[in-house]
RNA sequence: GCCCGUAUGGGGUAGCUUGGAUAUCCUAGAGGCCUGCGGAGCCUCAGACUCGGGUUCGAAUCCCGGUGCGGGCG
Numbered sequence: 001g002c003c004c005g006u007a008u009g010g011g012g013u014a015g016c017u018u019g020g021a022u023a024u025c026c027u028a029g030a031g032g033c034c035u036g037c038g039g040a041g042c043c044u045c046a047g048a049c050u051c052g053g054g055u056u057c058g059a060a061u062c063c064c065g066g067u068g069c070g071g072g073c074g
Stems, first nucleotide, its partner, number of pairs: 001073007010027003020057001029045005050066005
């Protein structure tokens, strides 16, 4: 240099092929209930689509380019 894969809350993960409702679940966190107490059980809350552009009424999803990481070729 070329090619392939990958990037989603603090951590992990589904959704991408087939565009559409408040983006899923687990864990960690905060609050509450319960309890003799509680780290168990129950309820609630907050938190994310790697970046830029394009297409579209509408983009995590499609298209183009960039960046990080992993792998392969030279």
The RNA shown here (transfer RNA) has 74 nucleotides and comes from a Thermoplasmatota archaeon. Its mean pLDDT, the model's own confidence on a scale to 100, is 83. The same sequence occurs in records of 3 taxa. NCBI's taxonomy places the organism under Archaea, Methanobacteriati, Thermoplasmatota. It matches the Rfam family "tRNA". Gene Ontology term of the family: triplet codon-amino acid adaptor activity.